[in-house]
The part of an RNA shown here (small-subunit ribosomal RNA, central domain) has 349 nucleotides and comes from an uncultured prokaryote. Its Rfam family is "Bacterial small subunit ribosomal RNA". Its family is annotated with ribosome and structural constituent of ribosome in the Gene Ontology.

Context: one part of a larger RNA
RNA sequence: CUGGGCGUAAAGAGUACGUAGGUGGUUAAAUCAGUCGGAUGUGAAAGCCCCGGGCUCAACCUGGGAACUGCAUUUGGAACUGGCAGGCUAGAGUACGGUAGAGGGUGGUAGAAUUUCCUGUGUAGCGGUGAAAUGCGUAGAUAUAGGAAGGAAUACCAGUGGCGAAGGCGGCCACCUGGACUGAUACUGACGCUGAGGUGCGAAAGCGUGGGGAGCGAACAGGAUUAGAUACCCUGGUAGUCCACGCCGUAAACGAUGUCAACUAGCCGUAGGGAUCCUUGAGGUCUUUGUGGCGCAGCUAACGCAAUAAGUUGACCGCCUGGGGAGUACGGCCGCAAGGUUAAAACUC
Numbered sequence: 001c002u003g004g005g006c007g008u009a010a011a012g013a014g015u016a017c018g019u020a021g022g023u024g025g026u027u028a029a030a031u032c033a034g035u036c037g038g039a040u041g042u043g044a045a046a047g048c049c050c051c052g053g054g055c056u057c058a059a060c061c062u063g064g065g066a067a068c069u070g071c072a073u074u075u076g077g078a079a080c081u082g083g084c085a086g087g088c089u090a091g092a093g094u095a096c097g098g099u100a101g102a103g104g105g106u107g108g109u110a111g112a113a114u115u116u117c118c119u120g121u122g123u124a125g126c127g128g129u130g131a132a133a134u135g136c137g138u139a140g141a142u143a144u145a146g147g148a149a150g151g152a153a154u155a156c157c158a159g160u161g162g163c164g165a166a167g168g169c170g171g172c173c174a175c176c177u178g179g180a181c182u183g184a185u186a187c188u189g190a191c192g193c194u195g196a197g198g199u200g201c202g203a204a205a206g207c208g209u210g211g212g213g214a215g216c217g218a219a220c221a222g223g224a225u226u227a228g229a230u231a232c233c234c235u236g237g238u239a240g241u242c243c244a245c246g247c248c249g250u251a252a253a254c255g256a257u258g259u260c261a262a263c264u265a266g267c268c269g270u271a272g273g274g275a276u277c278c279u280u281g282a283g284g285u286c287u288u289u290g291u292g293g294c295g296c297a298g299c300u301a302a303c304g305c306a307a308u309a310a311g312u313u314g315a316c317c318g319c320c321u322g323g324g325g326a327g328u329a330c331g332g333c334c335g336c337a338a339g340g341u342u343a344a345a346a347c348u349c
Base pairs, nucleotide, nucleotide: 003321004320005319006318007303008302012317014201015200016199017198021194022193023192025088026087027086031082033081034080035077036076037075038074039073040072041071042070049065050064051063052062053061054060091191092188093187094186095185096183097182098181099180103177104176105175106174107173108172109171110154115149116148117147118146119145120144121143125136126135162169163168206247207246208245209244210243211242215241216240220236221235222234223233258316259315260314261313262312263311266294267293268292269291270290271289272288273287274286275285276284277283278281298305299304322349323348324347331342332341333340334339
C1' cells in the first nucleotide's frame, strides 16, 4: 500500500456553514469523451511459457510458436456514465393560513431568601462539631419587630417535558430576531448530498481594560483530627464567580455512536400538530414530527443495539494500525500570557 476497522478493545473532528473536489431523481431524442467489438501498424532481440533439436544427461546452446494484458490510427455499437440541448415533479426550495417552545439579543420590572446598616424589645450567651476549639458577644450579640441599602439567583409549576447545530437555555413584561412542526393549494424545476483547505460559533477555568462585589469561595490564615495532616471537618477569607468590551479555543465538548438518504415484525408511554367517529368523554381510531421504555429478525467478542440501529445498502468526509517514550521534543502557525494546534525519533518491553 492493499485489506480490516472506529458505542465500551486503537480509532467519529466540540459543532455548524461552505470553496475546490467527489457524488447525484425522472423522461424522450441526438452525441460518442469514458465504455464494448473488429481491422491495421507497432509492442527490438534476449529472457519467461509451450513444442522440437544439439553437446552421453543437466546446466548451457539453438529452431519455431505463444505471449508482450500496452499504445496509435481507423471502422462500428449506443445499454450505462459524462458533455450538449429539451421536458417532468416524487428530492430540494418559495408563497399563504395556523401551532408549540427555558431558541437568541436589548431594555424594564417583581417577590422570597442571604448579608450589611439604622431603630425598638430583650439578656447572656451565640455559633460550630463525631466531640471540640479558633470565631462572634455586656462597647449588648444570637433571637425578635420595623425600616433602609446592595448584589446574585429565580423555590413551587418541573416532567427519561420543551427549544437549539453544538456549547447551552428556566421569575414576569415589552421590543427586535433565528429555526422547527402542521394544513391545503399555487409556484420554481434537481436548484440536491457531502465537504480537503477556509470561516463562524464554542461550558468552565484563565488573561487584558474599566466597573461591581450580597452569598459562595481556589490561594492564604487560624482551630481541630492525626505518628505527621502542606488534606478531609470547622472559623475567617483574596482572586474569581456578576456586568461591558476584547482575547483564549480547550473538556468524560459523551449517545464515549460523523452527516445525508432509502429499506426492514410488533407493543406501551409522553410532547407538538392534523384528520375522522360517535355514546360529547378524564373518549376512541388513524396519521405525522419529536422524545422515552420494551421487543422480533438481523448484527455483536460479549455487554448490548434493535425504524432515534450498533440491522440491510448507497454517497461523501474525518480517524485507527502493539504498550511505554508522548499528545512529549524540535520546527512551523496562533496567543498578551497561560498555553493551543500540527507532530516525531532514539531507547525500552